The RNA shown here (c-di-GMP-I riboswitch aptamer) has 85 nucleotides and comes from an Armatimonadota bacterium.
The model forms 85% of the base pairs in the Rfam consensus.
Model confidence (mean pLDDT): 86 of 100.
It was read from a public genome assembly, where an Rfam model found it.
RNA sequence: AGCAGAAAAAGGCAAACCUGUAGCGAUGCAGGGGCGCAAAGCCUACGGGUCUGUCGCACUCGCGGCAGAUGGCUGGGUUGCCUGC
Numbered sequence: 001a002g003c004a005g006a007a008a009a010a011g012g013c014a015a016a017c018c019u020g021u022a023g024c025g026a027u028g029c030a031g032g033g034g035c036g037c038a039a040a041g042c043c044u045a046c047g048g049g050u051c052u053g054u055c056g057c058a059c060u061c062g063c064g065g066c067a068g069a070u071g072g073c074u075g076g077g078u079u080g081c082c083u084g085c
Stems, first nucleotide, its partner, number of pairs: 002085004012037002017032006035072001041078003046075003049070009
């Protein structure tokens, strides 16, 4: 450096839910709380998925445009601890 792994060791993060707060909303942030996670560290530049708001078309399901959310949906990019080869 590359590949593999999470058995060990040191650690890390923090789902649902609750409280507060921002937002039209999805949701974000802080505190509590732990479902889980070998990147559940970071990135929405580029794809896809899902969700929200709005406008339009259909008027039955639904479809399309624009703006946003989601990295703990995913492709991918990038950084990193330990161990083995």